[in-house]
């Protein structure tokens, strides 16, 4: 240094849920709160998944379907960066 990851040390993040808020929604931000996390730090690059405002199709006393340019890195992969050091 790489791999690796402990009933280690010191710290870190924060699911569900609740309040406020932004958003068409999915979802995000802030505060509370902890299910978990050794990259649960960062990047939507590949796949997956969620949503469908706008657009397109269908309908025309009624009914929806397709689509990401929107999301999710706490779904997986990839890239970049990083704390500690028992076996």
């Nucleotide at each position: 240094a790489u791999c690796c990851g402990a009933c280690a040390a010191g710290g870190g993040c924060a699911a569900a849920c609740c309040g406020c808020u932004c958003g068409a929604a999915a979802g995000g931000g802030c505060g509370g709160g902890a299910c978990g996390c050794a990259a649960a730090g960062c990047u939507a690059c590949g796949g997956g998944c969620c949503u469908a405002a706008g657009g397109g199709g269908g309908g025309g006393g009624u009914a929806u379907c397709c689509u990401a340019u929107g999301g999710u890195c706490g779904c997986c992969g990839a890239g970049c960066u990083g704390c500690c050091g028992a076996a």